[in-house]
RNA sequence: GAGUUUGAUCAUGGCUCAGGAUGAACCCUGUGCGGCGUGCUUAACACAUGCAAGUCGAACGAACCUUCGGCUUAGUGGCGGACGGGUGAGUAACGCGUGAGAAUCUGCCCUCAGGAGGGGGAUAACGGUUGGAAACGACCGCUAAUACCCCGUAUGCCUAUUGGUGAAAUGAAUUUCGCCUGAGGAUGAGCUCGCGUCUGAUUAGCUAGUUGGUGAGGUAAUGGCUCACCAAGGCUUCGAUCAGUAGCUGGUCUGAGAGGAUGAUCAGCCACACUGGGACUGAGACACGGCCCAGACUCCUACGGGAGGCAGCAGUGGGGAAUUUUCCGCAAUGGGCGAAAGCCUGACGGAGCAACGCCGCGUGAGUGAUGAAGGCCCUAGGGUUGUAAAGCUCUUUCGCCAGGGAAGAUAAUGACGGUACCUGGUAAAGAAACCCCGGCUAACUCCGUGCCAGCAGCCGCGGUAAUACGGAGGGGGUUAGCGUUAAUCGGAAUUACUGGGCGUAAAGCGUGCGCAGACGGUUUACUAAGACAGGUGUGAAAUCCCCGGGCUCAACCUGGGAACUGCAUCUGUGACUAGUAGACUAGAGUUUGGCAGAGGGGGGUGGAAUUCCUGGUGUAGCAGUGAAAUGCGUAGAUAUCAGGAGGAACACCGAUUGCGAAGGCAGCCAACUAGGUCACAACUGACACUGAGGGACGAAAGCGUGGGGAGCGAACAGGAUUAGAUACCCUGGUAGUCCACGCCGUAAACGAUGAAUACUCGGUAUUGGCUUCGGUCAGUGCCCAAGCGAAAGUGAUAAGUAUUCCACCUGGGGAGUACGGCCGCAAGGUUGAAACUCAAAGGAAUUGACGGGGGCCCGCACAAGCGGUGGAGCAUGUGGUUUAAUUCGAUGAUACGCGAGGAACCUUACCAGGGCUUAAAUGCAGAACGACCGGGGUGGAAACACCCCUUUCUUCGGACGGUCUGCAAGGUGCUGCAUGGUUGUCGUCAGCUCGUGCUGCGGAGUGUCGGGUUAAGUCCCAUAACGAGCGCAACCCCUAUUUCUAGUUGCCAGCGGUUCGGCCGGGGACUCUAGAGAAACUGCCAGCGUAAGCUGUGAGGAAGGUGGGGAUGACGUCAAAUCAUCACGGCCCUUACGUCCUGGGCCACACACGUGCUACAAUGGUGGGGACAACGAGUCGCUAACCCGCGAGGGUAAGCUAAUCUUCAAACCCCAUCUCAGUUCGGAUCGGAGUCUGCAACUCGACUCCGUGAAGUUGGAAUCGCUAGUAAUCGCGUAUCAGCCAUGACGCGGUGAAUACGUUCCCGGGCCUUGUACACACCGCCCGUCAAGCCAUGGAAGCUGGGGGCGCCUGAAGUCGG
Repeated sequence: GAGUUUGAUCAUGGCUCAGGAUGAACCCUGUGCGGCGUGCUUAACACAUGCAAGUCGAACGAACCUUCGGCUUAGUGGCGGACGGGUGAGUAACGCGUGAGAAUCUGCCCUCAGGAGGGGGAUAACGGUUGGAAACGACCGCUAAUACCCCGUAUGCCUAUUGGUGAAAUGAAUUUCGCCUGAGGAUGAGCUCGCGUCUGAUUAGCUAGUUGGUGAGGUAAUGGCUCACCAAGGCUUCGAUCAGUAGCUGGUCUGAGAGGAUGAUCAGCCACACUGGGACUGAGACACGGCCCAGACUCCUACGGGAGGCAGCAGUGGGGAAUUUUCCGCAAUGGGCGAAAGCCUGACGGAGCAACGCCGCGUGAGUGAUGAAGGCCCUAGGGUUGUAAAGCUCUUUCGCCAGGGAAGAUAAUGACGGUACCUGGUAAAGAAACCCCGGCUAACUCCGUGCCAGCAGCCGCGGUAAUACGGAGGGGGUUAGCGUUAAUCGGAAUUACUGGGCGUAAAGCGUGCGCAGACGGUUUACUAAGACAGGUGUGAAAUCCCCGGGCUCAACCUGGGAACUGCAUCUGUGACUAGUAGACUAGAGUUUGGCAGAGGGGGGUGGAAUUCCUGGUGUAGCAGUGAAAUGCGUAGAUAUCAGGAGGAACACCGAUUGCGAAGGCAGCCAACUAGGUCACAACUGACACUGAGGGACGAAAGCGUGGGGAGCGAACAGGAUUAGAUACCCUGGUAGUCCACGCCGUAAACGAUGAAUACUCGGUAUUGGCUUCGGUCAGUGCCCAAGCGAAAGUGAUAAGUAUUCCACCUGGGGAGUACGGCCGCAAGGUUGAAACUCAAAGGAAUUGACGGGGGCCCGCACAAGCGGUGGAGCAUGUGGUUUAAUUCGAUGAUACGCGAGGAACCUUACCAGGGCUUAAAUGCAGAACGACCGGGGUGGAAACACCCCUUUCUUCGGACGGUCUGCAAGGUGCUGCAUGGUUGUCGUCAGCUCGUGCUGCGGAGUGUCGGGUUAAGUCCCAUAACGAGCGCAACCCCUAUUUCUAGUUGCCAGCGGUUCGGCCGGGGACUCUAGAGAAACUGCCAGCGUAAGCUGUGAGGAAGGUGGGGAUGACGUCAAAUCAUCACGGCCCUUACGUCCUGGGCCACACACGUGCUACAAUGGUGGGGACAACGAGUCGCUAACCCGCGAGGGUAAGCUAAUCUUCAAACCCCAUCUCAGUUCGGAUCGGAGUCUGCAACUCGACUCCGUGAAGUUGGAAUCGCUAGUAAUCGCGUAUCAGCCAUGACGCGGUGAAUACGUUCCCGGGCCUUGUACACACCGCCCGUCAAGCCAUGGAAGCUGGGGGCGCCUGAAGUCGG
């Protein structure tokens, strides 16, 4: 810096990533090269084998050999085995680092001084005897020394009176080399001190040699190091003790730095050497390759005993994810011994193995477009791989082969090594992989798969179009490597010293007091601890950095410098902090006088009310609730009057008031007592502030003891409510509430805001004091500026600006839980984790949605009415069931007389059976042919199959036609959740947005809100908004009035004729037809109003406030409906999921639902007579008139391609009849007979006639439509159509009502506002139990192991003493 909480936003906050680095490991790849490094991080597990420390014959005796020069060696003796090499178990320590110090030793080495005189006795080797398996001894005897001992001497040492003690080694002709003593140096070592050095307080007290003293012992040396005695000390909240972990450092990695992590290789120190203990020798050890003892383990054994210690170099087993050769050489460097030659040296120098790391090089270079082939993609054109390849030209680094050949060595000596390097030859010849491609993060397509297989660092991907899985093509990154895992720093300002926070995100202790601590007013002088400046010493080397040098470069090696930010010490300064001494008054406190107050504890006292008791009056209820019941009451309640008892709380005043540190405090009275504040003076003189631990107070509930107990009232009982009701409501009622004393110690103990001080605009209200009435001091509130803040907000009562001190926080859950400690009588409180789990949890604000939130408003939404549905029969659609099939779709509103505005065949998509492989269309290519059409026949249910007859044109190139083959067609197969188009719904609801500006960090807001008004975001006013768009309205159509024009097929007032029919002549007046106009705009009047506008049995007008109706449907919602109207992506079928045909089915039927028709009758039925429409349709048609039939209809036949003909409405009116019944209502069902359409009415048509005459007497809960020419009622027409299941749909006219107080409620909607943990948006979110599986962790009768402390027993080796 980025990703991730959200619909979006800001902030908080965690998780994750990109970087660096590693002693690494693993996967894939590589056995291309070279250089320089590095290589058991685990089992301080066990080790076979070889080597890693010997040397000196110039100390000694002896033995063997001898060329007599010597040589080799077991033993005695000397020096060295305390170095070098390994490891990190232990250790939290003077262990390490750094800086000081005094009470010490120091072999070999250096310097100086001095000395070496005289004696002596042994012993190994060796020889003999002998034990033992061995290891190894035992006894006797001989012998030497630079081995050992004695005497003398000494500058030394001890004591100081003096005395004591105390050395040597020789060899040789000489020198050299050695020996002894003393003094000093160097080197090395021991000891002491200051400071620094991990985590835990759920470890708070530890300590008897402990702390100190005196004396003694011991040591190289100080010292309780040890002992005796004496004293009672010593350490510790600045973290003792205890527990856990750990070698420390120079350094290494990271980081801008400060820091954090780490302590491999190299270097310094320490510790250890199978485990534990111990000493010996020695200058030096309590000793890696020495000794003794104990233990474990391994090995040998003759079973009696012995041997061993790779954390040296190799190597083996084991452990483990994991770490090399049983190599060469002492040539170099270094070490031991030696006089030296030299010997020894797994230190070291080299080689080997390992891509383990870093560095360098290569795997070719140039040219090459038919942009080859192949692959992949494709919109079918092409693109890409890609100058890549091939081809042509060139080169040879590395490798390989051959030749030459170093430095490292200063005279000799070279393991490496015939190595580095040089030269020649060879052929593009021998040399490329890994990871990734959704975002972070550079890099995209196809196929496969279908929440499967799988991926994943975080977010997440996969449920049929996956750039996220797997493969491929292409691309990106790195390159002999590349990825993954692990652990570490960074990013993380996510422990914040640099550099964070705490009102609401995690976080202010409930509140005072106060020890330690921290911090502290003005001024003078001194000091010099802090501070500052300079000097000196030190801060090992290596490393890092800078400048050079050497390997061809680099890595690497190396010279010089700088640095090592530290510690110690010396000198100086005196501003600041600190210290000492003094002074001051502004902080703080005291005194005086007022004032206010529910401040506190104790005592006394008062009235109202509730309850109870007694008595009186009085009678049937009272009480209680939404409604009831339990309860009380005829044994006299409630009500009412009088008297009495008792407890608790204090109406009015009373408030936004006051007081108190907080909790909290309220009738009245007096006494006691604390604090505050104001005013004026005086006094003290920094006495202040904060405050870990500590201690005090601390609501309610609860606990203990004893009282008290009226009301209220957990628990409990009963009654209700409810699906249930362990609740809300009611009737009772125990603890408790009250008092005294003692505990508890917690609350949303809140202003969710620690305390103190200073400073920083205004306005307003209120309490108390003073006041010169201006104000000021002390409180309590509200609004607001700057500032702050994530925002909301806060804002002199800060959450502003600063200072001081304290408390607290570090993702959510687990959890304020468990364990432990402390407190408590208990309840419990306080302190306070981890495993595990998630990628969030949380804050503030925004826009929506929602609310049995609020306000305003609208709608046949309710109400007021009228008529229905739900009951019956039938029609129709759906579910279900059935079936070979009952094709498919539509399913709350927004499916269900819907797609379908016509299922007997067809339709038809379904089923059964029978056929075809192309029915139909189009185009190309190829082949053969001359047909095709038409007519006829056979089989068959038909499709189809077979047969017969007939049959082209031509300029000979072909045309035409069908047949066959291939490409292709075809699919009502899937996906409406891949789509277009169309449609439904919210909703004809009044909304939905944009530009610019402004506000806000932002999401967003404003505009669009507010006051009015409207059917309307309609208009007006106001206004940080001004405008605009889609919607509203209007423009369009029909209808209502009228004018003009026109006058046939329409009309007929007047005139004439008439067969009496506008029939004819004629007419345009009227109706009507259909074109163009007019008319309505709150225009006028009155009232109200700023206006918009509203009101009016106002005027005028055919019509009045949108006149009525229609068309017209904003942004969007429902992954709404439709792949079966059509179109279309993808997938699927291709002798079938295509296509043809016959028959069946879509019409089934126990049942359930929706929509309708007809009814149940007298406002009616039936019979007879009479009157008035409109929209429309018609030549494969509508059909007049006439005849036949009871009728459906049949026959015959005018007119009409239509204002001409078809052409006639019904309810209604008049007359008659029926008289309340299952009827002269109702017509289902069934029987019979027919008509019509049609190839064909069985499944399965409509209609007619005769007969039959079912249910049904107005319909439960519930529910639908409608506000005027509307409902209701009556008929008519049309589309589809051969016919029709039409009671449907769409239209038309006739007759023609009732009601609306109103907006409380139901439903739906609009605007504003409010709450929200919702955003898939309440059909949301979400809590707990249970079931099954899984994960983690507990409990459990017991059994067992490990670690530590204290006490006690036994007690090896060894030192010291006796």
Predicted 3D model of a 1362-nucleotide RNA (small-subunit ribosomal RNA) from an uncultured bacterium. RNAcentral holds the sequence, with entries from ENA. Its mean pLDDT, the model's own confidence on a scale to 100, is 84.